[in-house]
Molecule: transfer RNA
Organism: soil metagenome
RNA sequence: GAUAGCUCAGAGGUGAGAGCACAUGAUUUUUAAUCAUGCGGUCGCGGGUUCGAUUCCCGCUCAACGCU
Numbered sequence: 001g002a003u004a005g006c007u008c009a010g011a012g013g014u015g016a017g018a019g020c021a022c023a024u025g026a027u028u029u030u031u032a033a034u035c036a037u038g039c040g041g042u043c044g045c046g047g048g049u050u051c052g053a054u055u056c057c058c059g060c061u062c063a064a065c066g067c068u
Stems, first nucleotide, its partner, number of pairs: 001062002005020004013051001022038005044060005
C1' cells in the first nucleotide's frame, strides 16, 4: 500500500466518487474526435471499538521498497 476492467481520490454519518476503458444514442460520407446518457464496487480477509467503520484499533494474507 490493497476502493469499479485500469490509474487513483475519499480518512467516522447523508447517495462510495473522478479520469480512462466499455455499452447505447446524437453528430459525421466513414473511422476517429466531440457531446449526452448508462453500465460497472462483498472498499483484501477475520475480529474489536462506536448509536454508526471504506475511514479508528488488533490479527492475518498479498504486493512493492528499505535495513541486517